[in-house]
RNA sequence: CGAACCGCGGCGGGAGAGUCCCGCAUCAGCGGGCGCCGAAGGAGCAACCUCCCCGGGAAUCUCUCAGGCCCCAGAACCGCCGCCGGCGA
Repeated sequence: CGAACCGCGGCGGGAGAGUCCCGCAUCAGCGGGCGCCGAAGGAGCAACCUCCCCGGGAAUCUCUCAGGCCCCAGAACCGCCGCCGGCGA
């Protein structure tokens, strides 16, 4: 100097589940009730590591606290780009 990788940002793609009932309200929306979804976030665990215990230990699995259930927005994950940073073949 610097590939790849990681973080961050931008663009594109991106599922699921009631536009149910009541009240207010022109719609949107707000509150309550019941029913549901999981791919923001969060939590939990297997094999395995360990003599044992404790502890460590993944997810698109499980839970559903949070979030969501017309559209919009958001959205794990994937692709492209970026310059700032980290690491550095």
Glycine riboswitch aptamer from Georgenia soli, 89 nucleotides, folded computationally. Model confidence (mean pLDDT): 76 of 100. The sequence is in RNAcentral, with records from Rfam. Its Rfam family is "Glycine riboswitch aptamer". About the family: This family represents the bacterial glycine riboswitch. Glycine riboswitches usually consist of two metabolite-binding aptamers domains with similar structures in tandem. The aptamers cooperatively bind glycine to regulate the expression of downstream genes. In Bacillus subtilis, this riboswitch is found upstream of the gcvT operon which controls glycine degradation. Rfam links the family to the GO term glycine biosynthetic process.